[in-house]
Model confidence (mean pLDDT): 84 of 100. Small-subunit ribosomal RNA, 5' domain from an uncultured bacterium, 514 nucleotides, folded computationally. It was read from a public genome assembly. It matches the Rfam family "Bacterial small subunit ribosomal RNA".

Context: one part of a larger RNA
């Protein structure tokens, strides 16, 4: 000198774009943050219409009852989503990450393409009704019922799976590939909309794709040798189990191996990368915001469901903590968005909207979305703008100084003329919306007019380094100070005043990095 997620002091006009708990991965009141589908299903409720019937009435009609239909709402069953999106950096020195390959050792819901099919049966169960227990949370029993729920029920079927056998190519470590062939065995499905055919949305089996994921390999990137030896599932084999899948991944048996000064093992520290800061570069430091990957979800453990989890706002167990309780027993998990408390030098609103972009569900209409889009707060950062412009000498008054002549603040002010960025007021008023409708932001940006220099300057410094000097006070005191050093009676170094210098809506100080 540059830089910062900064803090502190003094000061403070506006706008744009960014950014904002670096500490206690401490504890959390409250609200919201993942739902959706009635075109899968049976109910329930409401409204309307038609109709049956009862009562009142001469009748119109009113009230009630049963059936059918339509529309709407929906607790439950069922489907899909909830494994994404959002947060954190505790742990982790590791195939966690980055780069490079491999998978002939693998999986893949939704989506796309192609091929083939969608036949026939059956058992249940929630809702509901009845009964019971409980303060509550909730739970139990009996009975009825539906489906795109379920069925180790049947049919058909293949390029699917398994097993056996023969030939061919490539390999040689088990092998594997393509194809052909043969045989045997096994295994599918669901409906809904439409008046209906057609059609649309689905469903089943198979092949391929896209995107996603798992596993493996080589290489790379911290400190300590005042850590030198480490290792029994340890290293390998055989056989089995297990997984989507190779493998001590797990188990039984057998062998005695494996790693290590090219740093094993141990200890400390730490999420990794793209990047970021600095520097001419080499390098050094760093990993806030944004993107990719990993990791965790009160602490520890476990599995279930599922294409996918060992699952932040799912389940079970244990623990700590907190809350409710009728003392029997229950409930909870902000490292989501706000907010609160604690801690701290220190870090924001319990805001608006789904209008846009995207996500999930749905045939759609649409619903949900603290993702996101916006607004609010903070000079926290960067950038831009303004706080006027021209004229004006009796060089006014006043301040400072003085050798008392003057010098200086100083064209500075007053005064004259001008302008209106900004400000205030009034009026108009978007784009962002595609696509008929639809804009949270927002009467915002912007435009026009009017008013009037009007609304807007400080901070640090002035001995040298270093740009800027005098007076007074003080008297090694009080104090200053980044270093050298100033101060003991003429202090340009302390304090005040005036003048001056630098930067400027900032200026200084502190901390950290280069």
């Nucleotide at each position: 000198g540059g830089a910062u997620g900064a803090a502190c002091g003094u000061u403070g006009g506006c706008g744009g774009c960014g950014u904002g708990u670096c500490u206690a991965a401490g504890g959390c009141a409250u609200g919201c943050a993942a739902g959706u589908c009635g075109u899968g299903c049976g109910g329930a409720c409401a409204u309307c219409a038609a109709u049956u019937u009862g009562u009142a009435g001469c009748a119109a009609u009113a009230c009630g009852u049963g059936u059918u239909g339509a529309u709407g709402u929906u607790a439950g069953c069922g489907g899909c989503a909830a494994a994404c999106g959002g947060g954190u950096g505790c742990g982790u020195a590791a195939c966690a990450c980055a780069u490079u390959g491999g998978u002939a050792a693998u999986c893949u819901a939704c989506c796309c393409u192609c091929c083939a099919g969608u036949c026939g049966g059956g058992c249940a169960u929630a809702a509901c009704u009845c009964c019971g227990c409980g303060a509550a949370a909730g739970c139990g029993g009996a009975g009825c019922u539906a489906a795109u729920u379920c069925c180790a029920c049947g049919a058909u079927g293949g390029a699917c799976a398994u097993g056996c056998g023969g030939g061919g190519g490539c390999a040689u470590a088990u092998g594997u590939c393509a194809u052909u062939c043969g045989c045997a065995u096994g295994u599918a499905a669901a409906g809904c909309g439409c008046a209906a055919a057609a059609c649309g949305c689905g469903c089943u089996g198979g092949a391929g794709g896209a995107g996603g994921a798992g596993c493996c390999u080589a290489u790379g990137g911290c400190c300590c040798a005042u850590c030198a030896g480490c290792u029994a599932g340890u290293u390998g084999g055989c056989g089995g189990g297990g997984u989507a899948a190779a493998a001590g991944c797990c188990c039984a048996c057998c062998a005695a191996g494996g790693c290590u000064a090219u740093g094993a093992c141990g200890g400390g520290u730490a999420g990794g990368g793209g990047g970021u800061g600095u520097g001419a570069g080499a390098g050094c430091a760093u990993g806030a915001c944004c993107c990719c990957c990993c990791u965790c979800a009160c602490u520890g453990g476990g599995a279930c469901u599922g294409a996918g989890a060992c699952a932040c706002u799912g389940c079970c167990c244990a623990g700590a903590c907190a809350c409710c309780u009728a003392c029997g027993g229950g409930u909870g998990g902000c490292u989501g968005c706000a907010g609160u408390u604690a801690a701290g030098a220190a870090u924001a609103u319990u805001c608006c909207u789904c209008a846009a972009u995207g996500g999930c569900c749905g045939a759609a209409a649409g619903g949900c979305u603290g993702a996101a889009g916006g607004a609010g707060c903070g000079a926290c950062g960067c950038c831009g703008c303004g706080u006027g412009c021209g004229g004006g000498a009796u060089g006014a008054a006043g301040g400072g100084u003085u050798u008392c002549g003057g010098c200086u603040c100083g064209u500075a002010a007053a005064c004259c003329g001008c302008u209106u960025u900004u400000a205030u007021u009034u009026g108009g008023g978007a784009a962002g919306a595609a696509c008929g409708a639809u804009g949270a932001c927002u009467g915002u940006a912007c435009c026009a007019a009017a008013u009037g220099a009007a609304u807007a300057a400080g901070a640090g410094g002035u001995u040298g380094c270093u740009a800027a000097c005098u007076c007074u006070g003080u008297g090694c005191c009080a104090g200053c100070a980044g270093c050298a050093g100033c101060g003991g009676u003429a202090a340009u170094a302390c304090a005040g005043a005036g003048a001056c210098c630098u930067c400027a809506a900032a200026c200084g100080u502190u901390a950290u990095c280069c």